[in-house]
Context: one part of a larger RNA
RNA sequence: GCGUGGCUAAGGAACUCGGCAAAAUGUCCCCGUAACUUCGGGAGAAGGGGAGCCCUUGACGGUGAUCGGAUUCACUCCGUGAGCUGACGAGGGCCGCAGAGAAAAGGCCCAACCGACUGUUUACUAAAAACACAGGUCUCUGCUAAAGCGUAAGCUGACGUAUAGGGGCUGACGCCUGCCCGGUGCCGGAAGGUUAAGUGGAGGGGUGCAAGCUCUGAAAUGAAGCCCCGGUAAACGGCGGCCGUAACUAUAACGGUCCUAAGGUAGCGAAAUUCCUUGUCGGGUAAGUUCCGACCCGCACGAAUGGCGUAACGAUGGCCACACUGUCUCCUCCUGAGACUCA
Repeated sequence: GCGUGGCUAAGGAACUCGGCAAAAUGUCCCCGUAACUUCGGGAGAAGGGGAGCCCUUGACGGUGAUCGGAUUCACUCCGUGAGCUGACGAGGGCCGCAGAGAAAAGGCCCAACCGACUGUUUACUAAAAACACAGGUCUCUGCUAAAGCGUAAGCUGACGUAUAGGGGCUGACGCCUGCCCGGUGCCGGAAGGUUAAGUGGAGGGGUGCAAGCUCUGAAAUGAAGCCCCGGUAAACGGCGGCCGUAACUAUAACGGUCCUAAGGUAGCGAAAUUCCUUGUCGGGUAAGUUCCGACCCGCACGAAUGGCGUAACGAUGGCCACACUGUCUCCUCCUGAGACUCA
């Protein structure tokens, strides 16, 4: 010097990306427990008190010696209640630094984000706010179902039958889910337009004396599809610009104009989304690019690619406090191991 374990004055997170690590809490009994809440919870909330050994003693429970009594006499019944014993108390005393004397053995609080939850996942760098999930909704499917595997036979679906089965999206619960069908998709539409083979054969060509053989071929007829007409957004998706205006100023309820299929409703908002930005104000700190509460100028939130809330839950990420500490100020000592030195 290194790694293991242990102690440390005063301070107590000043350490650091971050309390990482360590310390602290820890068992049982009693008291006592807030907001909020889906009335289950939150709760072991928080916060307190007690615990050893000896003596005395109380009421209660178990067992039931002994003795007495009764008779329908027996391995009978009734009473008595010694001794031993169990758990629960009460009073007094004793010892140590320490009585859950060792070991095992929750730290806790506040307010926010995300995901409801228990679960699942990158076997070997990611466990999560990702996946799943009950619940919601759309759509397909009438049974030889739809869908899927297979060349097929056949099988799954299902020995099920629309309260069933397949597919998509969303993701407990609460309050809700606005406008646009012009584009794309899907669904519907006995008309019309276009449209292949086929049907059809006017007409024409080759050859031949001819009959014929052969080639070509107009009109007409002729599906689905597309065009066309409607519907449909919890289908894919989309949800404006410029100018002016109020008796201080500022702002604009109001007006004008252009464009659109329609111009973003409720709610939320510097947000897991805010570039400018450490926005501005408030809170917490002596001091706060983070955090919490507001504001709204939303570069570029927004309603099942769900919006906003939400008790409970989380080895999740951010912030604050209490307790506690060698994380630190700032190191020191001890223990035993190897390295190392000597032999």
Large-subunit ribosomal RNA, domain IV from Candidatus Sulfotelmatobacter sp., 343 nucleotides, folded computationally. Rfam family: Bacterial large subunit ribosomal RNA. Its family is annotated with structural constituent of ribosome and ribosome in the Gene Ontology. The full RNA is in RNAcentral, with records from ENA. The source organism's lineage runs through Bacteria, Pseudomonadati, Acidobacteriota, Candidatus Korobacteraceae and Candidatus Sulfotelmatobacter.